[in-house]
RNA sequence: GCCCUUGUAGUUCAAUGGAUAGAACGAAAGUUUCCUAAACUUUAAAUUCGAGUUCGAUUCUCGGCAGGGGUA
Numbered sequence: 001g002c003c004c005u006u007g008u009a010g011u012u013c014a015a016u017g018g019a020u021a022g023a024a025c026g027a028a029a030g031u032u033u034c035c036u037a038a039a040c041u042u043u044a045a046a047u048u049c050g051a052g053u054u055c056g057a058u059u060c061u062c063g064g065c066a067g068g069g070g071u072a
């Protein structure tokens, strides 16, 4: 250089064109407790960037960026 693949909460993962993008762990606040832990309740938090297709894009297409793998 070329080919393949991945990119979604702080982390690990769902969502294969259509209801407010969900879950677990983690974080914060509250209840309980003499205190801590545990338990329970609540809250905040994300689609890598740009363009295109579509009534509608996390999803499909093209390009860029980043990670991983293959190839002389």
Stems, first nucleotide, its partner, number of pairs: 001071007010025004018055001027043005048064005